[in-house]
């Protein structure tokens, strides 16, 4: 320098004028303070909080899936391990197919306790001068052909021809031992191999999981009347059963009527943010110091203009640097109970680390 | 706020994981003096998009886009 891999940051800044929402103050004129995001989004996971009397047991249902750790928790994150892709940086994936069931189209002899189409070998019969041909039986699975996949691979020996039939190497299964917390790996031995794929098919194993959601829920105010129909051992526990609790001629369900675009709280200080030190490979944790940063509810957060900055383009100068003119300042989007993640969208730039190739010192 | 479902030819819909089809519409020809009806035939598809599982995906899984519906 080229090509590539991984990660991070920013989402312009400061005044002015006019507006909008909230809070404080007020002499009711005003004055002071605060006012979107990295994803506020999707609602895909996990929690806090609140209610269902408690959240108890069993089943069903749902979810997760190498191992260890982090965490309030997780399907998140970190480290390690195995497999696959890549020259590499790096990236993607992960229980069980030897408990059972199911499926594997077409092609092919055969698609899972296998089979024999073309072949190879041999025996018998017939034909033929020989070579050989043809019919039947037996052996075989090395070769051909089909397929996504063909019952370990490859070489040698062996054999009538062949075949783990025998042997070496590779692969596999089991056992022992060593290292490691473990997944797993190393070494040695045994077994000629008995067991094709699919679990993002049912299923099995291990672990997790009660339901609903701030329109949760609590309080205040206003209104009122009581009625009609239905059910009765009923009602509550929002899949079922058990258990538990409540009520006993009262209770429950449905319909209709009344009150209200009712108010207040919940509501934003929290697993909080920033900086530093320490522990740990890291995720993360501990300690010290500092800060308080929207809280609306038919739902605010905007508009205009200036300076600086940034980018683009044109021009000046022999070139760089520098100067000047013009234009743009644009993306995705937008709080609604609050947090931790994931995923997706995103203009213009900037920075860091690493790999390969080539050249120079 | 919490949920569920659906995207396939121009339209309405099918399709055990195994060559994506039917009806209507369109086009060509026949029939008719002509049109309609009828008969014979033809064309038309990135199965919303992207990635994955599988030998193989419209179908299974994940993300995303659009539409519809329900509860409070």
């Nucleotide at each position: 320098a080229a090509a590539g891999c991984g990660g991070a940051u920013u989402a312009a800044g400061c005044g002015a004028u006019c507006g909008c929402c909230c809070c404080g103050u007020u002499u009711c004129g005003g004055c002071g303070g605060g006012g979107a995001g990295g994803a506020a989004a999707g609602u895909c996971c996990g929690g806090a909080c609140u209610c269902c009397g408690c959240a108890g047991g069993a089943c069903a249902g749902g979810g997760u899936g190498g191992c260890c750790g982090c965490u309030a928790a997780c399907g998140g994150c970190g480290g390690c391990u195995c497999c696959g892709a890549g020259u590499a940086a790096u990236c993607g994936g992960g229980g069980g197919a030897a408990a059972g069931u199911a499926c594997c189209a077409c092609a092919g002899a055969a698609a899972a306790c296998a089979u024999a189409c073309c072949g190879c070998u041999u025996c018998c019969g017939c034909c033929g001068u020989c070579a050989g041909g043809u019919g039947g039986g037996a052996g075989u699975a090395a070769g051909g052909g089909u397929g996504a996949a063909a019952a370990g691979g490859c070489g040698a020996g062996g054999c009538a021809a062949g075949a783990g039939c025998u042997c070496a190497c590779c692969g596999g299964u089991c056992c022992a031992u060593c290292a490691g917390u473990a997944a797993u790996g190393g070494u040695g031995g045994a077994c000629g191999c008995a067991u094709g794929g699919u679990a993002a098919a049912c299923c099995c194993c291990a672990c997790c999981u009660g339901g609903a959601g701030c329109a949760a829920g609590a309080c205040c105010a206003a209104a009122u009347a009581g009625g009609a129909g239905g059910g009765u051992u009923g009602g509550g526990u929002g899949g079922u059963c058990c258990g538990c609790c409540c009520a006993u001629a009262g209770c429950c369900c449905u319909c209709g009527g009344g009150u209200a675009c009712g108010g207040u709280c919940g509501c934003u200080c929290g697993a909080u943010c920033c900086c530093g030190u320490g522990a740990g490979u890291a995720a993360u944790c501990a300690c010290g110091g500092g800060g308080c940063a929207a809280g609306a509810u038919g739902a605010a957060u905007g508009a205009u203009g200036g300076c600086u900055g940034u980018g683009g383009u044109c021009u000046u100068u022999a070139u760089u640097a520098g100067g000047g003119g013009c234009c743009a300042u644009u993306a995705c989007a937008g709080a609604a109970u609050c947090c931790g993640g994931c995923u997706u969208a995103u203009c213009g730039a900037u920075c860091c680390g690493c790999u390969u190739u080539a050249g120079c010192c | 706020g919490c949920u569920g479902g659906c995207g396939u030819a121009g339209c309405u819909c099918a399709a055990c994981g195994g060559c994506a089809g039917a009806g209507c519409a369109a086009c060509u020809g026949a029939u008719u003096u002509g049109u309609a009806a009828u008969c014979a035939g033809u064309a038309g598809g990135u199965u919303g998009u992207a990635g994955g599982u599988u030998c193989a995906a419209g179908u299974c899984c994940u993300a995303u886009c659009g539409c519809c519906a329900g509860c409070u």
Molecule: RNase P RNA; transfer RNA
Organism: Binatia bacterium (SeqCode)